The RNA shown here (Bacterial small signal recognition particle RNA) has 101 nucleotides and comes from a Kiritimatiellota bacterium. Taxonomically the source falls in Kiritimatiellota (Bacteria, Pseudomonadati). It matches the Rfam family "Bacterial small signal recognition particle RNA". Its family is annotated with SRP-dependent cotranslational protein targeting to membrane, signal sequence recognition and signal recognition particle, plasma membrane targeting in the Gene Ontology. Rfam describes the family as follows. The signal recognition particle (SRP) is a universally conserved ribonucleoprotein involved in the co-translational targeting of proteins to membranes. Model confidence (mean pLDDT): 80 of 100.

[in-house]
RNA sequence: GUCUCGGGACCUCUGCGACGGGCUAUUGUGAACCGAGUCAGAUGGGGAACCAAGCAGCUCUAAGCAAGACGCCCGGGUGCGGCAGGACAACCCGGGACGGA
Numbered sequence: 001g002u003c004u005c006g007g008g009a010c011c012u013c014u015g016c017g018a019c020g021g022g023c024u025a026u027u028g029u030g031a032a033c034c035g036a037g038u039c040a041g042a043u044g045g046g047g048a049a050c051c052a053a054g055c056a057g058c059u060c061u062a063a064g065c066a067a068g069a070c071g072c073c074c075g076g077g078u079g080c081g082g083c084a085g086g087a088c089a090a091c092c093c094g095g096g097a098c099g100g101a
Base pairs, nucleotide, nucleotide: 001098002097003096004095005094006093007092008091010086011085012084013082014081015080016079017078019075020074021073022072023071026067027066028065029064035060036059037058038057043052044051045050
C1' cells in the first nucleotide's frame, strides 16, 4: 500500500427508565331564586287532630374553579440495553493474508 473479516459510529424495530405535553381516578371548593332532600320562623286551610305550599339554615350534588396521581395516552439530536435486522461512500478500533520500502 492492496484485499478481507469483526466491532463502533448510522438507520429500522424493540425492552426498561428519566424528561416534556395531554387525560383520568381522586381531593377541595362550589346553586340568594331559575337542582334535590330536610325544612325552624312565618303563611294558608281546619272546631281540633292535622294537612298544604314553602323563605332562611343545614346536607348532598351539577356546571365551573383549584390541586392532581405510583394510573392511561403521545413525543424525541433523552439514558442504558438487544446472541434482532438493515446499510456500510467516508471516519475510528482490532485481527488476518499478500506485496513493497